[in-house]
Molecule: Bacterial RNase P class A
Organism: uncultured Erythrobacter sp.
RNA sequence: CAGGGGGCUGAGGCAGCCGCGCGGUCUUUCUAGAUCGCGAGGAAAGUCCGGGCUCCACGAAACAAGGGUGGCGGGUAACGCCCGCCGGGUGUGUGCCUUCGGGUACGCAUUCAGGGAAAGUGCCACAGAGAGUAUACCGCCGAUGGAGGGAAACCUCACAGGCAAGGGUGAAAGGGUGCGGUAAAAGCGCACCGGGGUUCUGGUAACAGCGCCCGCAUGGCAAACCCCACUCGGAGCAAGGCCAAAUAGGGGUCUCGCGCUCGGCUCUUAUGGGUCAGGGCAGGCGCGUUUCGCGCUGAGGAGACCCGGGUUGGCUGCUUGAGCCGUUCAGCAAUGGACGGCCCAGAUGAAUGGCUGCCACCGCAGCGCUGGUGUUUCGGCAUACCGGCUGUGGAGACAGAACCCGGCUUAUGAUGCCCCCUGAUAU
Numbered sequence: 001c002a003g004g005g006g007g008c009u010g011a012g013g014c015a016g017c018c019g020c021g022c023g024g025u026c027u028u029u030c031u032a033g034a035u036c037g038c039g040a041g042g043a044a045a046g047u048c049c050g051g052g053c054u055c056c057a058c059g060a061a062a063c064a065a066g067g068g069u070g071g072c073g074g075g076u077a078a079c080g081c082c083c084g085c086c087g088g089g090u091g092u093g094u095g096c097c098u099u100c101g102g103g104u105a106c107g108c109a110u111u112c113a114g115g116g117a118a119a120g121u122g123c124c125a126c127a128g129a130g131a132g133u134a135u136a137c138c139g140c141c142g143a144u145g146g147a148g149g150g151a152a153a154c155c156u157c158a159c160a161g162g163c164a165a166g167g168g169u170g171a172a173a174g175g176g177u178g179c180g181g182u183a184a185a186a187g188c189g190c191a192c193c194g195g196g197g198u199u200c201u202g203g204u205a206a207c208a209g210c211g212c213c214c215g216c217a218u219g220g221c222a223a224a225c226c227c228c229a230c231u232c233g234g235a236g237c238a239a240g241g242c243c244a245a246a247u248a249g250g251g252g253u254c255u256c257g258c259g260c261u262c263g264g265c266u267c268u269u270a271u272g273g274g275u276c277a278g279g280g281c282a283g284g285c286g287c288g289u290u291u292c293g294c295g296c297u298g299a300g301g302a303g304a305c306c307c308g309g310g311u312u313g314g315c316u317g318c319u320u321g322a323g324c325c326g327u328u329c330a331g332c333a334a335u336g337g338a339c340g341g342c343c344c345a346g347a348u349g350a351a352u353g354g355c356u357g358c359c360a361c362c363g364c365a366g367c368g369c370u371g372g373u374g375u376u377u378c379g380g381c382a383u384a385c386c387g388g389c390u391g392u393g394g395a396g397a398c399a400g401a402a403c404c405c406g407g408c409u410u411a412u413g414a415u416g417c418c419c420c421c422u423g424a425u426a427u
Stems, first nucleotide, its partner, number of pairs: 001423008012359007020039008041398001045409002048407005053236004058293006066232005071085005086114001087112011115227002120225002122221003137167002139163003144160002146157004175193006194216001195214004200209003240316004250307007259281004263276005283297004323342008361394007369387001371386001372383004
């Protein structure tokens, strides 16, 4: 100097005039005046998560259906969020080893939808011989058997048979490298790496390390269905509450059901009947099933659907909060404790705006201007850079609270600052 990554800041401040909304105080001309204070965001957006709050749902247990999360630990009111750690991938610095392909240790950056493929099902196009009980296209061998030649040794053929080490196809071809072995080959055997299991040690744990054992079950996809572990009422401020006002206590159709018993009164010759908003039971309902409990009903009853009418006004909920700021303590951190300080919109067709001046910021042009800097013959000269003065222009992005809060995601802001990585150049 160039490129890449991360973080911070954030286009403003002061004053005046006029105009808005809320609250306090005083007055009052009766709903108006004066004065004081406050008045949109880092995302207010998305409505993707989690809650506070309000109302509804009968409760408990077990099971089912459906949904959510997914390494370990910590934080939090909670979360799918945040912090730290572990493990994998990619890139890179330094050191060591090297068969010069690469491997490995420690760091740094970045990233991961990070439980299970030996419960089961399913998919892997095309190419290729063959894509998970797989396979022989080009090839290798032909020891043994076969054919031919030869006196024999042996030679030739490559038929039978054997191979999957070499080559090709592909994203991927049934662990890798090397040595041995073989007719040629193969974990067939061995060494190392990789993989699986395991004692011990360290760690809260995920996990890591030394050692030992095993030739070793053999690809990928679960953001495919699925399995495993943990977990989960619903609706939402248009929730909800109060006041006022108005109407039609409207009309129609359908389904289920009207059982038993006790008591009082009463009727009857008796059987038996009637009645009591009386008591009890069966049954029914209480938004998946079962059990238990509870509640309602237990017959002028329970439920479903359709048509039609009235109300759309006001007040409240409504802003003191898991709140913010500062100091300090604990902690790697997220965060928590202690002490002190502050009150920072509450609209309802929806307020927070307009104008002016000054200061600060950025760009351009001009001026050597008491500065600085360079130079000097010490009279001065120069002005690229820093500073100063004058003039002039700019001041932009994404975007507007509506019950509140903690997150995530998305959009985006001139100028400036800090940190890291890579490359080049110079010393």